[in-house]
This is a predicted structure of a 1410-nucleotide RNA (small-subunit ribosomal RNA) from a metagenome.

RNA sequence: GGGGAUCUAGUGAAACUGGCGAACGGGUGAGUAACACGUAAGAAUCUGCCCUAAGGUGGGGGAUAGCCUAUGGAAACAUGGGGUAAUACCGCAUAUGUUUAAGGAUGAAAGCAACUUUUGUUGCGCCUUGGGAUGAGCUUGCGGUCCAUUAGCUUGUUGGUAGGGUAAAGGCCUACCAAGGCGACGAUGGAUAGCCGGCCUGAGAGGGUGAUCGGCCACAUUGGGACUGAGACACGGCCCAGACUCCUACGGGAGGCAGCAGCUAAGAAUAUUCCGCAAUGGGAGAGAUCCUGACGGAGCGACGCCGCGUGAACGAUGAAGGCAGAAAUGUUGUAAAGUUCUUUUAUAGGGGAAGAAUAAUGUUAUCCAGAGAAAGUUUAACAGAUGACGGUACCCUAUGAAUAAGCCCCGGCUAACUACGUGCCAGCAGCCGCGGUAAUACGUAGGGGGCAAGCGUUGUUCGGAUCUAUUGGGCGUAAAGGGCAAGUAGGCUGUUGGUCAAGUGUGGAUUUAAAGACCGAGGCUCGACCUCGUGUAUGGUCUGCAAACUGUCUGACUAGAGUUUAGGAUGGGAGACUGGAACUCCACGUGUAGGGGUGAAAUCUGUAGAGACGUGGAAGAAUACCGGUGGCGAAGGCGAGUCUCUGGCCUAAUACUGACGCUGAUAUGCGAAAGCGUGGGGAGCGAACAGGAUUAGAUACCCUGGUAGUCCACGCCGUAAACGUUGCACACUAGGUGUUGGGGGUUUAAACCCUUAGUGCCGUAGCUAACGCGUUAAGUGUGCCGCCUGGGGAGUAUGCUCGCAAGAGUGAAACUCAAAGGAAUUGACGGGGGCCCGCACAAGCGGUGGAGCAUGUGGUUUAAUUCGAUGAUACGCGAAGAACCUUACCAGGGCUUGACAUCUAAGUGACCGAUGUAGAGAUACAUCUUCCCUUCGGGGCAUUUAGACAGGUGCUGCAUGGCUGUCGUCAGCUCGUGUUGUGAGAUGUUGGGUUAAGUCCCGCAACGAGCGCAACCCCUACUGUUAGUUGCCAUCAGGUUAAGCUGGGCACUCUAGCGGAACUGCCGGUGACAAACCGGAGGAAGGUGGGGAUGACGUCAAGUCCUCAUGGCCCUUAUGUCCUGGGCUACACACGUGCUACAAUGGGCUGUACAAAGGGUUGCAAUACCGCAAGGUGGAGCCAAUCUCAAAAAGCAGUCCUCAGUUCGGAUUGGAGUCUGCAACUCGACUCCAUGAAGUCGGAAUCGCUAGUAAUCGCAGAUCAGCAUGCUGUGGUGAAUACGUUCCCGGGCCUUGUACACACCGCCCGUUACACCAUCCGAGUCGAAGAUACCCAAAGUCGUUAGUCUAACUUAGGGGGACGGCGCCUAAGGUAUGUUUGGUAAGGAGGGUGAAGUCGUAACAAGGUA
Repeated sequence: GGGGAUCUAGUGAAACUGGCGAACGGGUGAGUAACACGUAAGAAUCUGCCCUAAGGUGGGGGAUAGCCUAUGGAAACAUGGGGUAAUACCGCAUAUGUUUAAGGAUGAAAGCAACUUUUGUUGCGCCUUGGGAUGAGCUUGCGGUCCAUUAGCUUGUUGGUAGGGUAAAGGCCUACCAAGGCGACGAUGGAUAGCCGGCCUGAGAGGGUGAUCGGCCACAUUGGGACUGAGACACGGCCCAGACUCCUACGGGAGGCAGCAGCUAAGAAUAUUCCGCAAUGGGAGAGAUCCUGACGGAGCGACGCCGCGUGAACGAUGAAGGCAGAAAUGUUGUAAAGUUCUUUUAUAGGGGAAGAAUAAUGUUAUCCAGAGAAAGUUUAACAGAUGACGGUACCCUAUGAAUAAGCCCCGGCUAACUACGUGCCAGCAGCCGCGGUAAUACGUAGGGGGCAAGCGUUGUUCGGAUCUAUUGGGCGUAAAGGGCAAGUAGGCUGUUGGUCAAGUGUGGAUUUAAAGACCGAGGCUCGACCUCGUGUAUGGUCUGCAAACUGUCUGACUAGAGUUUAGGAUGGGAGACUGGAACUCCACGUGUAGGGGUGAAAUCUGUAGAGACGUGGAAGAAUACCGGUGGCGAAGGCGAGUCUCUGGCCUAAUACUGACGCUGAUAUGCGAAAGCGUGGGGAGCGAACAGGAUUAGAUACCCUGGUAGUCCACGCCGUAAACGUUGCACACUAGGUGUUGGGGGUUUAAACCCUUAGUGCCGUAGCUAACGCGUUAAGUGUGCCGCCUGGGGAGUAUGCUCGCAAGAGUGAAACUCAAAGGAAUUGACGGGGGCCCGCACAAGCGGUGGAGCAUGUGGUUUAAUUCGAUGAUACGCGAAGAACCUUACCAGGGCUUGACAUCUAAGUGACCGAUGUAGAGAUACAUCUUCCCUUCGGGGCAUUUAGACAGGUGCUGCAUGGCUGUCGUCAGCUCGUGUUGUGAGAUGUUGGGUUAAGUCCCGCAACGAGCGCAACCCCUACUGUUAGUUGCCAUCAGGUUAAGCUGGGCACUCUAGCGGAACUGCCGGUGACAAACCGGAGGAAGGUGGGGAUGACGUCAAGUCCUCAUGGCCCUUAUGUCCUGGGCUACACACGUGCUACAAUGGGCUGUACAAAGGGUUGCAAUACCGCAAGGUGGAGCCAAUCUCAAAAAGCAGUCCUCAGUUCGGAUUGGAGUCUGCAACUCGACUCCAUGAAGUCGGAAUCGCUAGUAAUCGCAGAUCAGCAUGCUGUGGUGAAUACGUUCCCGGGCCUUGUACACACCGCCCGUUACACCAUCCGAGUCGAAGAUACCCAAAGUCGUUAGUCUAACUUAGGGGGACGGCGCCUAAGGUAUGUUUGGUAAGGAGGGUGAAGUCGUAACAAGGUA
C1' cells in the first nucleotide's frame, strides 16, 4: 500500500412488506333501435384524493414476507421447517353517530419527522361525524331509421301483499293472490345503424353525413364469472370454457397491438421500429425527483388550404425554322435574338431570436400559531438551474437570369380550327353521336382556348330537379278517381252569448358545455392558421299577461239537416196470376219435285212425299208497334198486362225538432256477362265438336248441323272499355235554345210569361299542352277520401288472405332501353269517301307474243369478245353508219421531254421532199436536193441534248359544273304585308259555279304579287297588197310531130315579204242580273281552228368523269405513245325492237296517171352506146324555182295463176359477177343463174292509235370511200269506234283514318332454331342466425352442511376463519323439433338482349272478318 471476513454509522441498487395510483390518459366502433344518445326535468343514492366545520388519536396482542434452511419440478413455479418488522393484521376502552317503543344493542384510530429550555410546539398522517365541490349510479316527458309481403305480442308477463337483495327506488329476485299489460298514434318480428355538438350542400325549407376537434355510450382474442377497491365485473389484473399461436424433458406451461412505432395479409390506396419530457397535462412524493409513444416536435406523402417564384422594361429586317396557302402572302410573333435592369427564390459565407413561467434553495419584508428572535405557516419582492425542435424562424453580404411549367380541351351543350395520316379499320364518347377516301369528333403536327404547381379522370353527396311538391306537383285523353252504396274510427263543421286558457299571441327567468358558424377586434411580413369579446343565433323548461281565432264546458237561435199534411210522375225492387204475335216440333188434310244455302257451291233435306198452303195440339223463351240524346235507380241495371208487398224522388203550404251535418281508412252489403255446385227446364240461338266450302295451308272468316250454356230455384264467384275513361258534398260565377215531371200567373182555348227538379245542344268570362270543358265545369273556392311518379320485365315471381275450382285481392326485384306516351301540324299512304281528267278502261282498227331473217341486250365462250345504259324512265340506246382507220380491248414489235402545247439553257443549219435497200410495219440506213431577214450584235424557222413539264377513253356521276330522261304540257309551286295559333303551322290556294287550265266569276280576314297556264314565236288553212325569175300562160302573135318552145304578159297558179281575218264579236236559251255552257247565223276557218317550239317548285344521291369542263386519288422507259395482226361480227340458249311473210282486198307480167320535201363541185350527172343485170364507156348541163338525182309507189286498164306449202313465202346454200376501197379471209353492199327452210294468222299475256289520225304506199336526207329492215323528214290513198266512267293503270282537288315520315317496296306481332345474361321453381346438399324442450355442467357468487384444519379474543362453553360436501342459477357442449336466411344443384319455366335465320301475317287504312 492492496484484498477479504466480521461489527458499527451513513448513503444506497435490487428484492420484499406497506401506502397511493393503476377505473385516468391512449385505441376502436364489433355489438346496440336501447333511457344508448340529445334535451328538459326528477328522487330513493354513493363519492378516494380536495375544501370547510367539529371531535378524537387511550391501552394491548398474535402473526407473516424478506432472510436462513430443506424438498419437488425441464420450466412456470410450488411446498415444509426456523426466526423477524411496520402507518400490515386483531381484540379491549371511549365517542358526537346508527338502530330500537323502551331497556338495550352496535360501533374508530397509527404513527412518523423537525425544533426544543425535555415541557411541549409544529408539520405530514390516521379515525369518527356534518356540510360543500367533483365524479358516478337510478327514474321520467319529448325527439331522431326502414319494412305491414312482420298483425297480433306477453306468464315474472301487468298489478298487489310479504320477504330477500342493492349504495339506492323497483318483478331486481322469491312465495302467495288477482288477470292483467302492450298494439294500425304500428305492438311483436326482421333489416340496418354507435348517438350528439357539428360537417357538406341548399335562397330557404330541406337532403346527405357522423373523419379530424369536443361530449356521452359500448368494446378490448370469443363466451361466462366474480375478486380487490371510493370507483371495475377491469385493454397492457384474476378464474373457467372455446378457437388460435408458441415452449416442452409430453408430465405440463405461456400468450392476447381496436396503445406508439413496426411486420404480414387483403386492397385502387394510407407514413418513421425518429427526438424529447424543454412546454402543456396526468400519477406518486414534503420535496429533489421519478414515470408518462398523453403530449410537444421532427421525418415521409402536392392529400387539403394559404402564400411565393420560374423574371422586368425596351426590342421589326416583322430574322431563321415550323405550319397554312395556287400565289401574293398569312401565322407562330415582341415571341426569340439583342440592349438595359432587378435578385424574391437558389448557392456560399456571417449574425441570430421568442417559445422559460419559475421550482428547489437563499435573502429581505410580512402574516399566523407558538412561552419563544427555534423549527413551522401565509403573502410579496429580489436572486436563482433548465430548449427536444435547432444554429430553426429571421437578418446581413457575395454571385448571377442565373436553379424552377405543366396538365386538360378545341362537333353541339361549352371558351377555342386548320393541314396531314387512317378509311365503320384503328379508335373516340358525359348525352346527342363521330369513323364506310376530301373526318373542325379517331391519331399526329401547327395554331388556339382554359386552369396553373398543379391539371385531368374515377368514386361519393347535395344542388340544378317544383322528377315526392310543408314552402312547392298532379289524376277527361299523357302515369293516376276506388265498380257502387250505407256507414265505424278519424278529419272537417252554421248563427249568437258566457266560461276556461289546451292551441295561439306577447313579456320575464333559466338552459341550450367548450370548440365550430356569423359579427367586431388582435397576433404570426400577408394569408391559411391562431387568440380575444359582459356580441348574435335556433330548441326545451318554468312563469306573468291577453282572449280576436281554433278548442273545452254551458245557454240561446233557425238559414244546414230532418219530421208532419196534401198532391204528382215513374221499364225502381220482390212475388203471384193472365195474354197475344212469331219460331220449332207433333198429328191430319191438299199437293208435287224439289227445298235449303252461297260470291259461287257443297255438306243437309225430299218420291218412305219434303218445301208451300190449311186445321188442331204441345213446349219454351222473348215481349213488335208505343219508343223518344224520353223515364226510374247508388251503381250493375230495368220494357206485354193485372194484383199484392215495398224503396227512393219531385211540388205546394203550414207546424215541429234545433246543427241532429259533410266526408269516410278497416270491416259490411250490392255488383253485367262468362264461369262453378245441386235440382229442374230446354223452343230459338249457340262456345266446344263434326262435316262442307275457301285457301299454298285455313285448327278462321262463309255454310249445314250441334253439346255445354243461355231460362227457373237455391248457393258460390266478385271481375269488365264496371266509361262521362271526369270521387262525394256545399257555395259562387253571362246567356240562348230544345225536352221530361210539377207549381204559379194570364187566358174561352191554344199559345205566352214566371219558377223549380231532371235531361240534351250551342256558347261568354275563365281554365286547358292542345283537343276541348263551360251553372250537369275540366271555371272560382272549402272539407274529406282514393290514386300517380319513365318504358319494358309485370299485374309477372314469391309470401299471405279469399274461393269447390277457374281464379281474385295484395304485389316486388334482378336485368334491359333512351325512350315509351298525349294532343295537334304538314305530308305520304288506304283492298276510306266525294268530285274530275288522260287511248286509263270500254267501243273499234292494226299489231307484238308462234316462223325466218335483221338489230340490240342478257348469258356463255374467248388472249380480247373495250366501255357505258338495266322496271316504267336500259335493250334499231351512246353509235347520223366497227373490213384498216375509228378503237378505248387482246397478242406481238418499238419509243421515253415523248404522237401534242409552252418556256429556259446549250449545240447545229437546215426542215421538207424524191429514190433505193432491210423489215409485218413502226423504223433504220444510204444517195440526191436544200433556208429567210439583218442595224452584223442577232432574230425567225427547223432539229439535237438537258430541265421544267406533257400525256392518260385510268378511278370516283355517291365530291362536281354543264347537259339530259321521268313524273308531265300534269296544273300546280310559292312569296310580301296583314290576320290567326303558345307552337309546328294555317289563312290567301278553301267554298258555290265554270274551264283544257290556281281559266274566269261570285263569296270570303284577307289584300296583292311572282314562277307556271294562256297569249306573244314558227308551220299550216282563207284573203288583200307589193314583186314577177329560174315560176306561170288567160288574152295577142310566132312556131313544132309534140312541148311556155319563142316574142310578149304578170290576169291565174306558185313563190315570199307586208297586211287582213276569229273576238264567244252577233242572235236565242240555260245560269245567280256573273263567269260560263248549249244551240244557231254568218264565215275559208268557231269556241285554245290543226300542228310545232316552249317543260314551274321539285322528285328519283335517276343518267353521263367515254362529248366537254373540273376537285381529289392513281400511272410516269407506262395505265403514256407508235405500228402490224386479231377482236368489238364468237353461239347449247333467253328477252326486247323491227323487217318479210303465211296469200286471191293477193302474186306475176304488160300498159298507163298523179306528189311533196330534200341533196348535188372530192359532187349530181342527162341524151347516146355496151351488158340479162348490178354496172361500164362517155360526158351535154348544173355552185341549182334554170341542170341533175328522179323511176314516185300503192292506184287505174288488161291478162295469167284458182286455194295448193302453191306462179304464196323467200331463208339457206352452190356457182358466176359488179362496185367501193392500200385491202372485202375472219367481216361489205349489190347483180344474175340455180337452190326453195320455216311459215297456212300465232298460248298465257301484251302494245299503238280518236282524223287527214290508224292502217297502207312509195320518195328524200344525215352519217358515209362502201354499207340501213334503223333514224329523221316528206307527200299519196285513207277508215272504224267512243254507250259511258262500274272496273284496271296514272294523275289533280277536297275530306277522313293512321302505330307510316327511308313515308305501304312503310310499320309490325307471335312461335321456332342458335348464343349470352339475370331471375323463378327444384329432389336434395352445405352453412348461418335466433327460438323451444330436455341432458350434461366448468369457474363463480349466494344458500346450506358441520366432515377436516385453525395464531389473536374468551366467561374455556364458544366465537371467527379456511378447506371439503350438497343445492339453486349458469357459459360452452349435446339431443330433438320446427322457424328465418344465405350458398350450391340434375332438371324444369318464362323473361331480356342479340347479324340480313325459319314459319306465317295478328295489329296500324274499313289493315282487307272494324
The RNAcentral record of the sequence draws on SILVA.